[in-house]
RNA sequence: CGAAGUAGGAUUAAGCGCGUCAAGUUUUCAGGGAUGGGGAGUCGCCCUGAACCGAAAAGCCUCACGGAAAUCUCCGCGAAGGCUUGCGGUGCUUUUUCCGCACCCGUUG
Numbered sequence: 001c002g003a004a005g006u007a008g009g010a011u012u013a014a015g016c017g018c019g020u021c022a023a024g025u026u027u028u029c030a031g032g033g034a035u036g037g038g039g040a041g042u043c044g045c046c047c048u049g050a051a052c053c054g055a056a057a058a059g060c061c062u063c064a065c066g067g068a069a070a071u072c073u074c075c076g077c078g079a080a081g082g083c084u085u086g087c088g089g090u091g092c093u094u095u096u097u098c099c100g101c102a103c104c105c106g107u108u109g
Base pairs, nucleotide, nucleotide: 001109002108003107008099009098010097013094014093015092016091017090018088019087020086027051028050029049030048031047032046033045037105038104039103057085058084059083060082061081062080063078065076066075067074068073
């Protein structure tokens, strides 16, 4: 002088879910926690609680109910079940690429 490695972040792809009856996500506040091999530790991360803001549904099948009709069915309706396509700054796992502890010491060339 150079290099590696944390928590984690962004991103690519796949799988399995959740919500669409609004949880989750984003933001703010409070409390707590973890964080390269060691020390210390946050303007980063996680958890809990509170607050603010706030949304995209559609189709089909079955079933229940109501009406018409009359035993074939038609119409309406449902916050009952299922499927499909969507939607959500949606969760988890794996995956591609990139970034990644400023400080003291250590490791390595």